[in-house]
Context: one part of a larger RNA
Molecule: small-subunit ribosomal RNA, central domain
Organism: metagenome
């Protein structure tokens, strides 16, 4: 390579936009590149294969045949692919009306609670564990009022609830903005899917700047514990946690790539129409869009998956190919660095 694979055995890029290229809805007419037949010419000679003949056989040598092609030109076919060209309306959007939701950026308010100052009451202890002890504290703490700075995070509501492509999102209030859902019509008329390169986002941690710095808290000191204890515990605490730029990584997971179209069903539970029922609700019933539990057929090595498929098919894009050596070395890009990223090989089992 062909072939087989990618929930746990090796494999779905962390997620978008989206160039090139691949793929593509339905009906006509029309071409004839692909398709398919024909027919002609061509495809050197040896050589391979098939039928003969010669050398006493073979090898070898000869004589005919036949294979051999994304070939070339000419005629003709028109389903299919394509091109073109007219139209449709079931995919896609667009417009109206309506609806839910921590989606996103800013700014702006809030009340609890840490803590820290300040003034009052009190006074001998408080704080911490398994049990102490380090700490604090008569220079008046701990506890209580009462005022104040300040910084971060928003109890309850709360829900295998809710939005969001993913990361991720949670006090209230206003402006800006995304994108989904739903009903009925209208409108466009295949504008569609995928998606190498590319470009954007992208937890924490760390890095840079000049600010914060309440709490927690790596480092790091001090007390335990223990044979030791560089740790679990306890008592301080620096970077860091915020904010802007960087970094581009994670068990960035459903360890499951995007899009379609089929294939029993039963229960909850969200958000919409919509019927039937109520003074009005609950509540029943259909119908979409989500998110879950169990489960038929199939699948699966097995757990398990099951209309939200890991079923049955298409289209297109990633990766996988025996441990180890190694996501490592070199080189090449990126990064301020830390480092990513792209990726061997000797050698060994």
């Nucleotide at each position: 390579c062909u072939g087989g694979g990618c929930g746990u055995a090796a494999a779905g890029c962390g997620c978008g936009c989206g160039u090139a290229g691949g793929c593509g809805g339905u009906u006509g007419u029309g071409u004839a590149a692909g398709u398919u037949g024909a027919a002609u010419g061509u495809g050197a000679a040896a050589g391979c294969c098939c039928c003969g003949g010669g050398c006493u056989c073979a090898a070898c040598c000869u004589g005919g045949g036949a294979c051999g092609g994304u070939c070339a030109u000419u005629c003709a076919a028109a389903a299919c692919u394509g091109c073109a060209u007219a139209a449709c309306u079931a995919g896609a959007a667009u417009g109206u009306g309506a609806u839910a939701g921590a989606g996103g950026a800013c700014a702006g308010u809030g009340g609890a609670a840490u803590u820290c100052c300040u003034a009052g009451u009190g006074u001998a202890g408080c704080g911490g564990u398994g049990a102490a002890a380090u700490g604090c504290g008569u220079a008046g703490a701990u506890a209580u009022u009462a005022g104040g700075a300040g910084g971060a995070a928003c109890a309850u509501c709360a829900g295998u609830g809710g939005c969001g492509a993913a990361g991720g999102c949670g006090a209230c209030u206003g402006u800006c903005u995304g994108g989904g859902u739903u009903a009925a019509c209208a409108u466009u008329g295949a504008c569609g899917c995928u998606g190498a390169g590319g470009u954007g986002c992208g937890a924490a941690a760390g890095c840079g700047u000049g600010g914060g710095u309440a709490g927690c808290g790596a480092a790091c000191g001090g007390g335990a514990u223990u044979a030791g204890a560089u740790a679990c515990c306890c008592c301080g605490g620096u970077a860091g946690u915020c904010a802007c730029g960087c970094c581009g990584u994670a068990a960035a997971c459903g360890a499951u790539g995007a899009g379609a179209a089929c294939u029993a069903g039963a229960u909850g539970u969200u958000g919409g129409u919509u019927u039937c029922a109520u003074a009005a609700a609950a509540g029943a019933g259909a119908u979409u869009a989500g998110u879950a539990u169990c489960g038929u057929a199939g699948c699966u090595a097995a757990c398990g998956c099951g209309u939200u498929a890991a079923g049955u098919u298409c289209u297109c894009c990633g990766c996988c190919u025996g441990g180890g050596g190694a996501g490592u070395a070199c080189g090449g890009c990126c990064g301020c660095a830390a480092g990513g990223u792209u990726a061997a090989a000797a050698c060994u089992c």